[in-house]
RNA sequence: GCGGGUAUGGUGUAGUCUGGUAUCACUCCUCCUUGCCAAGGUGGUAACCUGGGUUCAAAUCCCAGUACUCGCA
Numbered sequence: 001g002c003g004g005g006u007a008u009g010g011u012g013u014a015g016u017c018u019g020g021u022a023u024c025a026c027u028c029c030u031c032c033u034u035g036c037c038a039a040g041g042u043g044g045u046a047a048c049c050u051g052g053g054u055u056c057a058a059a060u061c062c063c064a065g066u067a068c069u070c071g072c073a
Stems, first nucleotide, its partner, number of pairs: 001072007010026003020056001028044002031041002049065005
């Protein structure tokens, strides 16, 4: 230099093909249960790598870029 893959709460992850309220678990906060802890239960906070384009509407489609990674040279 060329090509492929990956990027989503604090952590891990589903959803992307086929655009329409972003999923689940753990963590965190709150309350219940208990004499206390642990365990269990209720409710809640928090996320689409960046910029642009298309669209009524983009995590999803298109373009460019960034980071990591694999292969080739």
The RNA shown here (transfer RNA) has 73 nucleotides and comes from a Candidatus Woesearchaeota archaeon. The coordinates come from a structure-prediction model, not an experiment, and the mean pLDDT is 82. The sequence was found in a public genome assembly. Its Rfam family is "tRNA". Rfam classes the family as a transfer RNA. About the family: Transfer RNA (tRNA) molecules are approximately 80 nucleotides in length. NCBI's taxonomy places the organism under Archaea, Nanobdellati, Candidatus Woesearchaeota.